[in-house]
RNA sequence: AAUCCAUCCCGAGCGGCCGAGAGACCUGGAUCUGUGAAGCCGCAGCAACCGCCCAGUCACUGGGCAGGUGCUACCGCCAGGAGCGAUGGAGC
Numbered sequence: 001a002a003u004c005c006a007u008c009c010c011g012a013g014c015g016g017c018c019g020a021g022a023g024a025c026c027u028g029g030a031u032c033u034g035u036g037a038a039g040c041c042g043c044a045g046c047a048a049c050c051g052c053c054c055a056g057u058c059a060c061u062g063g064g065c066a067g068g069u070g071c072u073a074c075c076g077c078c079a080g081g082a083g084c085g086a087u088g089g090a091g092c
Stems, first nucleotide, its partner, number of pairs: 003090006013043005021032002025081005044072003049068002051065006076084001
């Protein structure tokens, strides 16, 4: 890397720099955006996949912590399409 598994209508934003687009791709629609998009940085927060701890007991279940990720407009924005994508874990 191929591949496999789980999740994707819950939740959680401010500041600084920058300056025109943005939410994965295609078509259409609705939306956000110079009252500052995307990106980067800082701080804060959410959640609990992995991890750690405790109990039942050792598959699994419940509770706790928050070290590694992730996330913090809109149901993965909506409909259709595409053996799609994102995140975590396994795998080497």

Predicted 3D model of a 92-nucleotide RNA (SAM riboswitch aptamer (S box leader)) from Crossiella cryophila. Its mean pLDDT, the model's own confidence on a scale to 100, is 86.